[in-house]
RNAcentral holds the full RNA, with entries from ENA, Greengenes and SILVA. Predicted 3D model of a 518-nucleotide part of an RNA (small-subunit ribosomal RNA, 5' domain) from an uncultured bacterium.
Context: one part of a larger RNA
RNA sequence: GGACGAACGCUGGCGGCGUGCCUAACACAUGCAAGUCGAACGGAGGCUGUACGAAGUAUUUCGGUACAGAAUACGGCCUUAGUGGCGAACGGGUGAGCAACACGUGGGCAACCUGCCCCAGACCGGGGGAUAACAUUGUGAAAACAGUGCUAAUACCGCAUGAUAGGGCUCCGGGCAUCCGGAGCGCUUGAAAGGAGUAAUCCGGUCAGGGAUGGGCCCGCGUCCAAUUAGCUAGUUGGCGGGGUAACGGCCCACCAAGGCGACGAUUGGUAGCCGAACUGAGAGGUUGAUCGGCCACAUUGGGACUGAGACACGGCCCAGACUCCUACGGGAGGCAGCAGUGGGGAAUAUUGGGCAAUGGGCGAAAGCCUGACCCAGCGACGCCGCGUGAAGGAUGAAGGUCUUCGGAUUGUAAACUUCUUUGAUCAGGGAAGAAAGAAAUGACGGUACCUGAAAAACAAGCCACGGCUAACUACGUGCCAGCAGCCGCGGUAAUACGUAGGUGGCAAGCGUUGUCC
Numbered sequence: 001g002g003a004c005g006a007a008c009g010c011u012g013g014c015g016g017c018g019u020g021c022c023u024a025a026c027a028c029a030u031g032c033a034a035g036u037c038g039a040a041c042g043g044a045g046g047c048u049g050u051a052c053g054a055a056g057u058a059u060u061u062c063g064g065u066a067c068a069g070a071a072u073a074c075g076g077c078c079u080u081a082g083u084g085g086c087g088a089a090c091g092g093g094u095g096a097g098c099a100a101c102a103c104g105u106g107g108g109c110a111a112c113c114u115g116c117c118c119c120a121g122a123c124c125g126g127g128g129g130a131u132a133a134c135a136u137u138g139u140g141a142a143a144a145c146a147g148u149g150c151u152a153a154u155a156c157c158g159c160a161u162g163a164u165a166g167g168g169c170u171c172c173g174g175g176c177a178u179c180c181g182g183a184g185c186g187c188u189u190g191a192a193a194g195g196a197g198u199a200a201u202c203c204g205g206u207c208a209g210g211g212a213u214g215g216g217c218c219c220g221c222g223u224c225c226a227a228u229u230a231g232c233u234a235g236u237u238g239g240c241g242g243g244g245u246a247a248c249g250g251c252c253c254a255c256c257a258a259g260g261c262g263a264c265g266a267u268u269g270g271u272a273g274c275c276g277a278a279c280u281g282a283g284a285g286g287u288u289g290a291u292c293g294g295c296c297a298c299a300u301u302g303g304g305a306c307u308g309a310g311a312c313a314c315g316g317c318c319c320a321g322a323c324u325c326c327u328a329c330g331g332g333a334g335g336c337a338g339c340a341g342u343g344g345g346g347a348a349u350a351u352u353g354g355g356c357a358a359u360g361g362g363c364g365a366a367a368g369c370c371u372g373a374c375c376c377a378g379c380g381a382c383g384c385c386g387c388g389u390g391a392a393g394g395a396u397g398a399a400g401g402u403c404u405u406c407g408g409a410u411u412g413u414a415a416a417c418u419u420c421u422u423u424g425a426u427c428a429g430g431g432a433a434g435a436a437a438g439a440a441a442u443g444a445c446g447g448u449a450c451c452u453g454a455a456a457a458a459c460a461a462g463c464c465a466c467g468g469c470u471a472a473c474u475a476c477g478u479g480c481c482a483g484c485a486g487c488c489g490c491g492g493u494a495a496u497a498c499g500u501a502g503g504u505g506g507c508a509a510g511c512g513u514u515g516u517c518c
């Protein structure tokens, strides 16, 4: 000198774009943050239509007629607790742990999986038994649970058909040990679901193949400090056989062998998420890993599996621990490192805001619903950038201040005064783009940006320094006191170094200090 997620002191006009718990991965009141589909299904409730039409009322010529509308049957529309499907494994947060194939980079899988999506092939026949909801009975303070009875499905289970797939057998070709590819046999394993619509058709279902996307595993190289850490290791190292997995593998197990790692730093201890990048520097390098993007890990602590294409699952389940809450003391409920917000810690870090209008995501045939992702607004000079606080003229060089050798000098064209301008702020009028889709409709921001007009210099400057380094000097006060100080050093009676004043220098809505890195 540059830089900062900064803080502190003094000061503070406006706008744009960014950015804002670095500390206690401390504890959390409250609200919201993941739902959706009635075009999978049976119900329930409400409204309503049609058919039939009881009791009743009026009338009656006693035959009826009119009104009225219970119950029942069949529909239509709306809502949705439950069954079912998809999603909830994304998006969002944090950096505790991790020195590791975690990450980066380059490869490998002849050892693998992949819902939704795309391409193309074949099929969708015929049955069955349940169960929630519901009704009812019971237990319990509650959370909730149990029994009995009924019912539906794209829920569940057989059967049929079906192979280009898996297994078996035969043959051929190839390779990189295990193996890979192709042909044949049919011996074996072995599927499905409907919904909407008058219909056309559309949306779905099953099996098998290919793709795309996403993932899993393995390897080479790279990746902090300490030797005042020198030896470490029994599933340890390898083999054979098995189990397990989507898959290879001591991943796990039985048996066998005695290996494996290490001064090219094993092991132990400390520290730490890694990278793209960021800061600095002429570069080499050094330092950092906030915001944004990629990967990893975690979700009160520890452990475990279930479901599923995908989790060992932040707003799922089970167990144990700590903590908090409810309780009728028997037993229950909870998890902000989501967005706000609270307490606490701290030098220090924001609103319990608006909207789904845009972008994106989930579900749905769609309309649409949900979305604290996101888009906006609010707060903070926290940062960067831009603008303003007026411009020109103006000498009796006014007054006042300060200094003075008392002559004057300086503040100083500075002010006054004259002329002019109106950015920002203020008021008034108009008023967007962002909206995309065939027309129409659809904007949180927002009556915002922007445009036009009005008024008046009117409302808007401070901070630090002035001994040398280092640009900028005098007076008074103080008297080794009070104090200053980055280094050298100032202060003990004329201090350009302390304090104040005038003046000057520097930067400027900031200035200075502190901390950290280069």
Base pairs, nucleotide, nucleotide: 001518002517003516004515006514007513008512009511010510013387014386015385016384017383018382019380020379021345026343027342028341030340031339032338035086036085037084040083041082043080044079045078046077047076048075049074050073051072056067057066058065059064093298094297095296103222104221105220106219107218108217109216112215113214117211118210119209121207122206123205125159127157128156134149135148136147137146138145139144165189166188167187168185169184170183171182172181173180174179194203195202196201224270225269226268231261232260233259236258237257238256239255241253242252243251273295274294275293276292277288278287279286280285300321301320302319303318304317323334324333325332326331351377353376354375355374359373360371361370362369363368390420391419392418393417400411401410402409403408424459426454427453428452429451430450434445462507463506464505465504466503467488468487469486473502474501475500476499477498483490484489